[in-house]
RNA sequence: UGCGCAGGCCGCCUUAUCGAUCCGCCUUUGGCGGGUAGGAAAGUCCGGACACCACAGGGAAGCAUAGCGGCUAACGGCCGUCGCCUCGAUUUUUCGGGGCAGGACAAGUGCAACAGAAAGAAUGUACAGGUAAUGCUGUAGUGAAAUCGGGUAAACUCUAUGCGGUGAAAUGCCACGUAUACCUGGGCUUGAGAGUACCCGCUCGAUCCAGGAGGGUAGGCAGAUAAAACGUUUUGGCAACAACACGUUCAGAUAAAUGAUAAGGACCUCGACUUGUUCGAGGGACAGAAUCCGGCUUAUAGGCCUGCUUUUUUA
RNA sequence: GCACCCGUAGCUUAACUGGAUAGAGCAGCUGACUACGGAUCAGCAGGUUAGGGGUUCGACUCCCUUCGGGUGCA
Numbered sequence: 001u002g003c004g005c006a007g008g009c010c011g012c013c014u015u016a017u018c019g020a021u022c023c024g025c026c027u028u029u030g031g032c033g034g035g036u037a038g039g040a041a042a043g044u045c046c047g048g049a050c051a052c053c054a055c056a057g058g059g060a061a062g063c064a065u066a067g068c069g070g071c072u073a074a075c076g077g078c079c080g081u082c083g084c085c086u087c088g089a090u091u092u093u094u095c096g097g098g099g100c101a102g103g104a105c106a107a108g109u110g111c112a113a114c115a116g117a118a119a120g121a122a123u124g125u126a127c128a129g130g131u132a133a134u135g136c137u138g139u140a141g142u143g144a145a146a147u148c149g150g151g152u153a154a155a156c157u158c159u160a161u162g163c164g165g166u167g168a169a170a171u172g173c174c175a176c177g178u179a180u181a182c183c184u185g186g187g188c189u190u191g192a193g194a195g196u197a198c199c200c201g202c203u204c205g206a207u208c209c210a211g212g213a214g215g216g217u218a219g220g221c222a223g224a225u226a227a228a229a230c231g232u233u234u235u236g237g238c239a240a241c242a243a244c245a246c247g248u249u250c251a252g253a254u255a256a257a258u259g260a261u262a263a264g265g266a267c268c269u270c271g272a273c274u275u276g277u278u279c280g281a282g283g284g285a286c287a288g289a290a291u292c293c294g295g296c297u298u299a300u301a302g303g304c305c306u307g308c309u310u311u312u313u314u315a
Numbered sequence: 316g317c318a319c320c321c322g323u324a325g326c327u328u329a330a331c332u333g334g335a336u337a338g339a340g341c342a343g344c345u346g347a348c349u350a351c352g353g354a355u356c357a358g359c360a361g362g363u364u365a366g367g368g369g370u371u372c373g374a375c376u377c378c379c380u381u382c383g384g385g386u387g388c389a
Stems, first nucleotide, its partner, number of pairs: 002310001004308007012265007020036007038286001042297002045295005050167004057200003062163005067081005082102001083100007103158002108156002110152002125140005171222004182212005193204003229248004234243003267283006273276001316388007325341004334372001343359005365381005
């Protein structure tokens, strides 16, 4: 220096013009100033915050997780470690990379391709021995001959632990408009129905409930943007992470703003020759917040950094 | 926004408590029959079981993940 593997980071910049949206101020049909998308805003796969329903009860069922220890608000996430599998190097072994849904099949049930005579409602192979008779005995063979019992739990299941449900279309308030009309069935305190599977319980419940056919409305505010926040230093810890101190304020739209154009620069690709800080042409990835966080997974042009292995060259 | 379901040949489907070349019908192609065509008969081809990974001796089936399509809820 190149290739490969693993991990991490960035993900165009500046100026001008014309706009969009939010906030603030002013001399308010406008003007000025400031903020304005991501590492995944995505998939909605996990876990929480928050809200409501008994701040959440009992039963049964269901779901999830699974070596050991730690981190965390919590987790199926992350870190460390043991064991197993696999790849590479090396070869009694050791080192390095990657992966693991890694509790239990001696509680019970089920399953069965291949090997095997046989994987049990069973049936007894070959050789040898033995008996009145019988797998009765020994050996062989197969992953198994019964005083035994292999494999399979990402098969049912068992064990341990955890989980109440619904989700911002939660929920509260205001405004506007209405049909407490019509038809069918049920119910009216001896209770229909609701509280998101089921039973009990509890609470609500008659201007009721279910269905049909219709009418009206489909607006605003809060929730909602300062938080398990971000950056830097120090300390503790192998690490994940935690603590102290200092500093910063960093989208808030509602059918959805965060953009477009031009010029210059940086980068990449191709071509030219005058072979250079040269000229010309072309290119810009994935994607776009919608209550908010922590993860996982997936997509991603191009660029940068670190570690390990190996190759070549030079010294 | 939230919750849930489905994906097998061109089309419709079978095989779903794991067990083997994934089986049919229609459509397609070839041949026979016919003067020609249809129908009929004989045969053939066509499958990444939506993609990828895992569990297992073995996966359409079980698990995870991605993609595509669909349904419901004020």